RNA sequence: GGGCCCGUAGCUCAGCGGUAGAGCGGUUGCCUCUUAAGCAAUAGGUCGGAGGUUCGAAUCCUCCCGGGCUCA
Repeated sequence: GGGCCCGUAGCUCAGCGGUAGAGCGGUUGCCUCUUAAGCAAUAGGUCGGAGGUUCGAAUCCUCCCGGGCUCA
């Protein structure tokens, strides 16, 4: 330098055009002598960045940034 894959909540990941969710974790409450476990509720995201296409983009296209694999 070329090719491919990944980047979404604190962590691990889903969502593949109709406006973002799960598990774990956090917070609050219930329960308990206390802790853990259990139950209920709740907070938390400009979807890596910038453009483009579209009525509408996390999703499609281009470039860039970061990480990984691979060829030379």